[in-house]
A computed fold for a 73-nucleotide RNA from Dokdonella immobilis, annotated as transfer RNA.
The prediction has a mean pLDDT of 81.
Rfam family: tRNA. Rfam classes the family as a transfer RNA.
Lineage of the source: Bacteria > Pseudomonadati > Pseudomonadota > Lysobacterales > Dokdonella.

RNA sequence: GCUCACGUAGCUCAGUCGGUAGAGCACUUCCUUGGUAAGGAAGAGGUCGAUGGUUCGAUUCCAUUCGUGAGCA
Numbered sequence: 001g002c003u004c005a006c007g008u009a010g011c012u013c014a015g016u017c018g019g020u021a022g023a024g025c026a027c028u029u030c031c032u033u034g035g036u037a038a039g040g041a042a043g044a045g046g047u048c049g050a051u052g053g054u055u056c057g058a059u060u061c062c063a064u065u066c067g068u069g070a071g072c073a
Stems, first nucleotide, its partner, number of pairs: 001072007010025004019056001027043005049065005
């Protein structure tokens, strides 16, 4: 330099034939216990890496760009 894959909650990841986002663990409150742990209930937390485009509507499609990894030279 060229090609490919990935980027979504604090962490690990789902969700891709376009219809405004979920799980597990962790966190907060409550219940249970003499107490801790375990168990149960409820809740908070995300401009879906960034910018722009297409569309009535984009995590999803397109372009550019940033970061990480891999391959080739």